[in-house]
Order: sequence, then structure tokens, then C1' cells
RNA sequence: AUCACGAAAAGCUAAACCUAUUGAAAAGUAGGGGCAGAAAGUCACGGGACCUAAAUGGAAAGCCGAACUACCGAA
Repeated sequence: AUCACGAAAAGCUAAACCUAUUGAAAAGUAGGGGCAGAAAGUCACGGGACCUAAAUGGAAAGCCGAACUACCGAA
């Protein structure tokens, strides 16, 4: 250094719900909030699930698998 792993430390993300707002809806954005997470970072490739105004449509992905990248360093 790499792979694996996940004690400690420094940090990170932010479930449900509430308020405002956008949208036909799913849902998104901002604030509060804190269930949980070692990739709950990125992507949307496969499968599953969601919406409807049913399409060469939309939304999300913190469901499973895969790809890419990444902090720290005990056993």
C1' cells in the first nucleotide's frame, strides 16, 4: 500500500411525524425531529415494491444483488 474486518476516536447521513410550499398522484424542496445506518456516499444495470392523466410516462430507492468511489485503524 492492497484485501478483509469493525473496537476506539473524529465526523457524517437522517426514519416516522409536524409546519410551509410544489405536484393529478407517487413524491420533491426547506425547517424542526431522531428511528436507524460502516458505505443509509454515487449510479439506476438486474429483480422486487410505488403513482397515474396508462405511456417510448413519472417518482423514489434507508428492499435484495451488482458496479464505482471513500474517513479511521484496535483485535

Overview: c-di-GMP-I riboswitch aptamer from a Bathymodiolus platifrons methanotrophic gill symbiont, 75 nucleotides, folded computationally. Taxonomically the source falls in Gammaproteobacteria (Bacteria, Pseudomonadati, Pseudomonadota). Its mean pLDDT, the model's own confidence on a scale to 100, is 86. It was read from a public genome assembly, where an Rfam model found it.